Source information: The RNA shown here (transfer RNA) has 72 nucleotides and comes from a Candidatus Pacearchaeota archaeon. NCBI's taxonomy places the organism under Archaea, Nanobdellati, Candidatus Pacearchaeota. Its mean pLDDT, the model's own confidence on a scale to 100, is 82. The sequence is in RNAcentral, with records from ENA. Rfam family: tRNA.

RNA sequence: GGCCUUGUAGUCCAAUGGUUAAGACGCUUCCUUGACGUGGAAGUAAUCGCAGUUCGAUUCUGCGCAGGGCCA
Numbered sequence: 001g002g003c004c005u006u007g008u009a010g011u012c013c014a015a016u017g018g019u020u021a022a023g024a025c026g027c028u029u030c031c032u033u034g035a036c037g038u039g040g041a042a043g044u045a046a047u048c049g050c051a052g053u054u055c056g057a058u059u060c061u062g063c064g065c066a067g068g069g070c071c072a
Base pairs, nucleotide, nucleotide: 001071002070003069004068005067006066007065010025011024012023018055026044027043028042029041030040031039048064049063050062051061052060
């Protein structure tokens, strides 16, 4: 330098052009306990950036950024 691939809550991982972006762990509050833990209830928090296509983009396209891989 070229090609391929990945990018979503603090962490992991779904969704696949259309509803309120699902779930687990975590965190906060409450209940339970003498206390802690366990258990139960509620809450909290996310689509890498910019443009394009589209009535509508997390999803498709281009460029860039970052991680991984292959070739030279």